[in-house]
The RNA shown here (transfer RNA) has 73 nucleotides and comes from Solibacillus sp. RNAcentral holds the sequence, with entries from ENA and Rfam. The organism belongs to Solibacillus, within Bacteria. Its Rfam family is "tRNA". It is annotated as a transfer RNA. Rfam's curators write: Transfer RNA (tRNA) molecules are approximately 80 nucleotides in length.
């Protein structure tokens, strides 16, 4: 050079046939109790890697690119 995987909250990951983005754990609030931890409710976090195109409407489709990994040479 070439090919194939991923890239979503702070982590780990869902996201079905394109039709309001979502879970668990953390952080943060209450609640439980001699106090912590543990359990139990809650709220609150998002440029869907970037740029573009299609579409009434894109995380999902098409193009480029950028970073990780893998595999050809």
């Nucleotide at each position: 050079u070439c090919c194939g995987a991923a890239g979503u909250a702070g982590c780990u990951c869902a996201g079905u046939u394109g039709g309001u983005a979502g879970a668990g754990c953390a952080u943060c609030c209450g609640g439980c109790u001699g106090u912590u931890a543990a359990c139990c409710g809650g709220c609150a976090g998002g440029u869907c890697g970037c740029a573009g195109g299609u579409u009434c409407g894109a995380g999902u489709c098409c193009u480029g690119c950028c970073u990780u990994c893998g595999g050809a040479g």